[in-house]
Context: one part of a larger RNA
RNA sequence: CCCGCGGCAAGACGGAAAGACCCCGUGAACCUUUACUAUAGCCUGGUAUUGGUCAUCUGCUGUACAUGCGUAGGAUAGGUGGGAGGCGAUGAUCUGGCGGUUUCGGCUGUCAGGGAGCCAUCCUUGAAAUACCACCCUUGUGCUGUGGGUUACCUAACCCCGACCCGUGAAUCCGGGCGGGGGACCGUGCUAGGUGGGUAGUUUGACUGGGGCGGUUUCCUCCUAAAGAGUAACGGAGGAGUGCAAAGGUUGGUUCAGCGUGGUUGGCAAUCACGUUUCGAGUGUAAAGGCACAAACCAGCUUAACUGCGAGAUAUACACAUCGAGCAGAUACGAAAGUAGGCCUUAGUGAUCCGGUGGUUCUGUGUGGAAGGGCCAUCGCUCAUCGGACAAAAGGUACUCCGGGGAUAACAGGCUGAUCGCCUCCGAGCGUUCAUAGCGGCGAGGCGGUUUGGCACCUCGAUGUCGGCUCAUCACAUCCUGGGGGUGUAGGCGCUCCCAAGGGUUCGGCUGUUCGCCGAUUAAAGUGGUACGCGAGCUGGGUUCAGACCGGCGUGAGCCAGGUCGGUCCCUAUCUGCCGUGGG
Numbered sequence: 001c002c003c004g005c006g007g008c009a010a011g012a013c014g015g016a017a018a019g020a021c022c023c024c025g026u027g028a029a030c031c032u033u034u035a036c037u038a039u040a041g042c043c044u045g046g047u048a049u050u051g052g053u054c055a056u057c058u059g060c061u062g063u064a065c066a067u068g069c070g071u072a073g074g075a076u077a078g079g080u081g082g083g084a085g086g087c088g089a090u091g092a093u094c095u096g097g098c099g100g101u102u103u104c105g106g107c108u109g110u111c112a113g114g115g116a117g118c119c120a121u122c123c124u125u126g127a128a129a130u131a132c133c134a135c136c137c138u139u140g141u142g143c144u145g146u147g148g149g150u151u152a153c154c155u156a157a158c159c160c161c162g163a164c165c166c167g168u169g170a171a172u173c174c175g176g177g178c179g180g181g182g183g184a185c186c187g188u189g190c191u192a193g194g195u196g197g198g199u200a201g202u203u204u205g206a207c208u209g210g211g212g213c214g215g216u217u218u219c220c221u222c223c224u225a226a227a228g229a230g231u232a233a234c235g236g237a238g239g240a241g242u243g244c245a246a247a248g249g250u251u252g253g254u255u256c257a258g259c260g261u262g263g264u265u266g267g268c269a270a271u272c273a274c275g276u277u278u279c280g281a282g283u284g285u286a287a288a289g290g291c292a293c294a295a296a297c298c299a300g301c302u303u304a305a306c307u308g309c310g311a312g313a314u315a316u317a318c319a320c321a322u323c324g325a326g327c328a329g330a331u332a333c334g335a336a337a338g339u340a341g342g343c344c345u346u347a348g349u350g351a352u353c354c355g356g357u358g359g360u361u362c363u364g365u366g367u368g369g370a371a372g373g374g375c376c377a378u379c380g381c382u383c384a385u386c387g388g389a390c391a392a393a394a395g396g397u398a399c400u401c402c403g404g405g406g407a408u409a410a411c412a413g414g415c416u417g418a419u420c421g422c423c424u425c426c427g428a429g430c431g432u433u434c435a436u437a438g439c440g441g442c443g444a445g446g447c448g449g450u451u452u453g454g455c456a457c458c459u460c461g462a463u464g465u466c467g468g469c470u471c472a473u474c475a476c477a478u479c480c481u482g483g484g485g486g487u488g489u490a491g492g493c494g495c496u497c498c499c500a501a502g503g504g505u506u507c508g509g510c511u512g513u514u515c516g517c518c519g520a521u522u523a524a525a526g527u528g529g530u531a532c533g534c535g536a537g538c539u540g541g542g543u544u545c546a547g548a549c550c551g552g553c554g555u556g557a558g559c560c561a562g563g564u565c566g567g568u569c570c571c572u573a574u575c576u577g578c579c580g581u582g583g584g
Stems, first nucleotide, its partner, number of pairs: 001584008010576003014571002022405004027401002029397004035202005041195009051154003055150006062143005068137001078136005085119003094113008158182005164177004205217003214234001218240006241386001242284001243343002248302007256280001258276005282291002285348001287346003306329004312323003318387001331340003354380007362373002412459001413457001414455003418452001420448006429439002466541001467539003471533001472530005479504003482499006506520005547565004551560003
């Protein structure tokens, strides 16, 4: 060096299973509910099956009768028209009893007495006689017809029972009869309203230094923005979801804030006067850019906060958006030139569909109309997830499933080193005196890669996770043992620093514990790395599936770095490596 044999399992991010955790999918399935929308069922109404009688309440029509009060006025004037007379021995005025009504004054019906008159036309009134007649209105009463409601009763539909009879011979079946009970209810069909996780189909947004929770989502202003425009972040700051009939148009005029001086109450600051003052005031509302020639402030007159258009530009993926001279019409202000198509400018917002309203012969399904539609104007969206999926939508899953992702989390590694550990520098001060025996404020610079993190770079077609056991190996920032310097080292015991990794570094109680506390020892009971060494070496107490209990939360399904009991740990070694051994 080559080839074996027997072993061990550190590695081959070993084998097995397209990760079950996590995220994603406009994926799925079950489960829940005061998610949405349906629906079985149930309740209720109407109607049919479904008929009779009586009573009562009520609507309508017809008929008869009654009814009607502002003020003025004889007084309780319903309206309109006709009308100069009407009623009365078929019993008037009047008196009494009873009834109805009432605005308490009367109106009206009936009975008895009685025996000849009573009312109108006059005067008041918007309107003249219920003197008389006709047609009606309001309200009410009686009757007839018709419709409806309620109650009671009936029997013949319908339902139930029978030990009875028949078809029929076996039948507790079916049909008929008879008898009894219930009864137009019940039941059933159709239809409508309600209820309805009983059942079903679905929805339950996105961004995001993983996801959830929180925040945000459209528009305006500034910075970031790198002196054209534009420019991101869960970067830093603020605003808007309007207001104003004057705060618009025009014509004319004025100058503010502050400061100084003077002046009654009056003061730092009220109103007044003078001076100074380029802008520091003001601008409806945030900020920026503007504006004193004013866009700021005041007054007069007014409605251009107009209609039809618009050359040409800005901006821009599109759709939107923005500016605009000029033309025509009609108008406001101004002597005129002119200015005016809202506001100093930039926020104050919503596409399309659907529907409403007004206008318009544009259309009009044989024709004429109409309905409907079109066009013009306008209205209805916190469609705020604001380029708006539908008119219409929340949750649970540890019982879970599928497709994917190391595009994205939890372990480990990596980068970083804020945090952490260690070291150095400086030297304020402590140390009786004395910065540096021992300490060392405020600061500064490194090293390490053991903490907690940040990032999300390999791994989600799988890199098994805490602790223990077994077996270790390395570093040295050394716990002991060894050698030294300093000392605020008398000795002894110490403190501190330098060198040093050869060897060593305990046994128990509690807890799943690492850690920690305690007990007893020891020369000492070191600190770390090794996938927080080591599960193809063991364990499986903890964490982290399915069962269950408690507390809390939730309407609930269920949930909780809350607690509790229980809970399958597979692999016969091909290669590398290592141990032992043999042959060439």